Predicted 3D model of a 381-nucleotide RNA (Bacterial RNase P class A) from a Deltaproteobacteria bacterium. Taxonomically the source falls in Myxococcia (Bacteria, Pseudomonadati, Myxococcota). Model confidence (mean pLDDT): 75 of 100. Its Rfam family is "Bacterial RNase P class A". Rfam classes the family as a ribozyme.
RNA sequence: GGAGUAGGGCAAAUGAUCGCUGGUUCCGCUUCGGUGGGACGGGAGGAAAGUCCGGGCUCCACAGGGCAGGGUGCUGGGUAAUUCCCAGUCUCGGUGACGAGCAGGAAAGCGCAACAGAAAGCAAACCGCCUCGUUUCCAACGGGGUAAGGGUGAAACGGUGAGGUAAGAGCUCACCAGUCCCGGUGGUGACAUCGGGAGCUAGGCAAGCCCCACCCGGAGCAAGACCAAAUAGGAGAGCGACUGAGGGCGGCCCGUCCGAGCUCUCGGGUAGGUUGCUUGAGCCCAUUGGUAACAAUGGGACUAGAGGAAUGAUCAUUGCCUCUCCGGCGAUUCAUUUCGUCGCGAGAGGGACAGAACCCGGCUUAUGACCUGCUCCAGAU
Numbered sequence: 001g002g003a004g005u006a007g008g009g010c011a012a013a014u015g016a017u018c019g020c021u022g023g024u025u026c027c028g029c030u031u032c033g034g035u036g037g038g039a040c041g042g043g044a045g046g047a048a049a050g051u052c053c054g055g056g057c058u059c060c061a062c063a064g065g066g067c068a069g070g071g072u073g074c075u076g077g078g079u080a081a082u083u084c085c086c087a088g089u090c091u092c093g094g095u096g097a098c099g100a101g102c103a104g105g106a107a108a109g110c111g112c113a114a115c116a117g118a119a120a121g122c123a124a125a126c127c128g129c130c131u132c133g134u135u136u137c138c139a140a141c142g143g144g145g146u147a148a149g150g151g152u153g154a155a156a157c158g159g160u161g162a163g164g165u166a167a168g169a170g171c172u173c174a175c176c177a178g179u180c181c182c183g184g185u186g187g188u189g190a191c192a193u194c195g196g197g198a199g200c201u202a203g204g205c206a207a208g209c210c211c212c213a214c215c216c217g218g219a220g221c222a223a224g225a226c227c228a229a230a231u232a233g234g235a236g237a238g239c240g241a242c243u244g245a246g247g248g249c250g251g252c253c254c255g256u257c258c259g260a261g262c263u264c265u266c267g268g269g270u271a272g273g274u275u276g277c278u279u280g281a282g283c284c285c286a287u288u289g290g291u292a293a294c295a296a297u298g299g300g301a302c303u304a305g306a307g308g309a310a311u312g313a314u315c316a317u318u319g320c321c322u323c324u325c326c327g328g329c330g331a332u333u334c335a336u337u338u339c340g341u342c343g344c345g346a347g348a349g350g351g352a353c354a355g356a357a358c359c360c361g362g363c364u365u366a367u368g369a370c371c372u373g374c375u376c377c378a379g380a381u
Base pairs, nucleotide, nucleotide: 001377002376003375004374005373006372007371008370010368012318013317014316015315016314017313018312020043021042023040024039025038026037027036028035029034045353049364050363052362053361054360055359056358057220058219059218060217064254065253066252067251069216070215071214072213073212074088075087076086077085078084089103090101091100092099093098104211105210109209110208111205112204126150127149128146129145130144131143132142133141134140158176159175160174161173162172163171177201179198180197181196182195183194184193185192186191224275225274226273227272234266235265236264237263238262239261246258247257248256249255283300284299285298286297287296288295289294320350321349322348323347324346325345326343327342328341329340330339331338
C1' cells in the first nucleotide's frame, strides 16, 4: 500500500422567525357542547420496515381426558419467554482471521435418485479368468465356478500386502479405516483421547413419509369497557323448557358446564362519543459477580400519544464528505513530472435507508460516513 474479516457507536449541531400538535398553569368568551390568547416544558427510528417468532395485556372461562394436528431437535448457561442470545462440542467451507449449520434415528418400516452401465440395497455378469463337453488342436457353441483385472458412472458394497486356489474371493493372516461391545483418563456435559476384543464391512436423502424425546387452549386494541341515540319490543317457519332446543370448551370424540327460549328467511333502524392510550419484564450512570450473555445493589431523569392522523418550513453559522485551486514540507522524476501530508487557506457541490398508531424482547431486510481489533499478499527499512 492492497485485499479480507469481526465489532462499535453516530445518523448532523446551534440560533432566529413563522407554523402545527400534546401537557401544566393563568386570563377571557360561552348557546355550557366548546372556543380564543399568554407563559413554561415536550413532540418519529436504528431500523419506526417485514409481520417471521416470543410475550405483556383484554375477552371467551375459575375448565378435564383421548385422538388427530402443529412446533422444537448437540451440550451447558441466560431470559418473562422464544425457533432468541452467550459459551462450548461436532460437521462442512476458507491459506487464514473467521463463517455456516439441513446437528436425535438410515440395523423399525415404506419411498426417491436422470443418463450411462450387466447391475445402484443385500443387487449384479458386458468384456474378462478357470474348468468340462462337442473334437487330436485352434476358432466357435453350450454347461459349471468366479467377482481379483478392465469398462460405465458422482458413487459398483472396505484398502494395501502376503499366503492360498482350477481361477478367484476376508477364504486365511499382518497392518490400516469403518461398525459394534468392554474398559481407562480428562470434562457438569456434548465430546476428546488411549487400550483390548469380535466380526468382515450395514452408500446418499428423514429440509421425503416415518420412528423417538420434549412442548403446545383460542381469538386479538378492528381485543375489550362505558355513555348516548334511533327503529317496526315487525312478519313467517322450525325446534324446545328437566324425556334439555341451543350454546361454551382451536378440529373430532368422550365428559362436563350454562341454559328458557333458540335457530333460519324477509324487512327496518343505528354505526356517534369517551376510554383502552402510554410509568415500562423500560432508559441512563456507577459498583460488585460472571469468559460472556446477563444478574444484583445504589443513584438519576420521565423522554410522542395523533384519531384520516401533528412532530414542519425558511435563513445564518459551525461540523462531516467529495472535487478544484493556492501555499509549505517530504519522497520521487530527465522535468513543479508524479504521489502523500499539513493549513481554523479559497471556491463549488453533497448528506443515505427511510416515518410511530396498545406496548415490549428478538430475528431478518435496506442504508451513509467514520472508529477499532485481527488475517493474508506485495514492497521498503